Description: RNAcentral holds the sequence, with entries from ENA. This is a predicted structure of a 74-nucleotide RNA (transfer RNA) from a Planctomycetota bacterium. It matches the Rfam family "tRNA". Rfam describes the family as follows. Transfer RNA (tRNA) molecules are approximately 80 nucleotides in length. Model confidence (mean pLDDT): 80 of 100.
């Protein structure tokens, strides 16, 4: 340099062939419980879906460019 795959919550990951308000586990905060804590139970906060543009009635999903990472080729 070229190609393939991937990038979604602090972390690990879902989201079907483009369609309902982007969810789960864990972590965090608060409450219940307890002499106090852990565990358990309940509730809550936390997302420009890597960046910018395009297509579409509608984009995490499709297209172009860029950035980052892994792997392959040279």
């Nucleotide at each position: 340099g070229c190609g393939u795959u991937a990038g979604u919550a602090g972390c690990u990951c879902a989201a079907c062939u483009g369609g309902a308000u982007a969810g789960a586990g864990u972590g965090c905060u608060g409450g219940c419980c307890u002499c106090c804590g852990a565990a358990g139970c309940c509730a809550g906060a936390g997302g420009u879906u890597g960046g910018a543009g395009g297509u579409u009635c509608a984009a995490g999903u499709c297209c172009c460019c860029c950035c980052u990472a892994a792997c392959g080729c040279a």